[in-house]
RNA sequence: GCAUCUAUGGUGUAACGGAUAGCACAAGAGACUUCUAAUCUCUAAGUCUAAGUUCAAAUCUUAGUAGAUGUA
Repeated sequence: GCAUCUAUGGUGUAACGGAUAGCACAAGAGACUUCUAAUCUCUAAGUCUAAGUUCAAAUCUUAGUAGAUGUA
């Protein structure tokens, strides 16, 4: 350089083009407790970027960015 794959809360991981973008851990608040831990309840936080297709895009297309693998 070329080809393929990947990118979703702080972390990990789901999601037939139509969901309020789900779950677990972590974080914060509250309840319980003499205190801590555990347990229970609640809260905040996310689709790599830009454009396009579509009534509707995390999902499809194009370009880019970052990473991984292969190849010379």